Predicted 3D model of a 90-nucleotide RNA (c-di-GMP-I riboswitch aptamer) from Piscibacillus salipiscarius JCM 13188. Its mean pLDDT, the model's own confidence on a scale to 100, is 84. The organism belongs to Piscibacillus salipiscarius, within Bacteria. The model forms 95% of the base pairs in the Rfam consensus.

[in-house]
């Protein structure tokens, strides 16, 4: 240095749910809370994948509304991926 990851040391993050807030939604923020995590740190047009549809287009209907399909410009890094990093037993 690379790989690897202890019932090591020192620390870290925080799922679901609930409460409050933002948002059309997905989701996000704060608090409580710990399911888990050795990258659960960072990166979301310019890798893959997933979620949502205010709005737009089409279909159908039609007085309107509601409905169905498609499309991110909205999101997800706790899906894979990329980049960086603490500790050091075997």
């Nucleotide at each position: 240095u690379c790989u690897c990851g202890a019932u090591a040391a020192a620390g870290g993050c925080a799922a679901a749910a609930c409460u409050g807030g933002u948002g059309a939604a997905a989701a996000c923020c704060a608090g409580u809370g710990a399911c888990g995590c050795a990258a659960a740190g960072c990166u979301a047009c310019a890798g893959g994948g997933g979620c949502u549809u205010c709005u737009g287009u089409g279909c159908a209907u039609u007085u309107u509304g509601a409905g169905c399909a498609c499309a991110a410009u909205g999101c997800c890094a706790g899906c894979c991926a990329g980049c960086u990093a603490c500790c050091g037993a075997a």